[in-house]
Formats: sequence, C1' cells, structure tokens
RNA sequence: UUAUCCAAUUUAAUCUCCACUCGUAUAGGUUCGGAAAUAUGGUCCGGAUGUUUCUACCAAACCACCAUGAAUGGUUUGACUACGAGGAGCGGCGUCACAUGU
Repeated sequence: UUAUCCAAUUUAAUCUCCACUCGUAUAGGUUCGGAAAUAUGGUCCGGAUGUUUCUACCAAACCACCAUGAAUGGUUUGACUACGAGGAGCGGCGUCACAUGU
C1' cells in the first nucleotide's frame, strides 16, 4: 500500500528501509616527483595509473635487508565504498544419464 472486514480489530500478500551473508571491482596494488629518518631508523606530501565504478588505497604484527649511505623488501591478518543477488546464494569435486565432437 492492497485485499477481506468495516464501528473496530484480526489475517494475508506486496513494496520500501536497516542489518546480515554471498558475488563482482582491486591485487586496500603499480608507478613518478619532492621532502624527511638512520639499526631505539626505515616516514611524510603531491601527481599518474588501476575499476563497464563513486570512494578508498591504509593499519598492526612478524621476518629479512641496509654498518651510516640512500634505498627498502617479504609474509600474515583486518575494512570501507560502488553495484548485483538472497533468505540463503555462489563455486568446486564425485557419480549417473543424455547430447555433440574426435
């Protein structure tokens, strides 16, 4: 909201909103410039790229690495946002049947 009833209630269906779960996007990724720290440190600012996509692009822990210089690397765990779907959904494996191809 509709139906029934109709003095009123009840009942049923549908819709919307919130939350939850699952799926898609993106890997909470890549890259460039500037500034900053120095083994008790390894950070900050800005740009680009990435999405049939707005936003976000970090945090914590652990390991490694760098012998004082300018450069970090790896792993694990944790969101938000956009859209879709569901009361469950989506995906995988196995078995059986059928069809097609070789």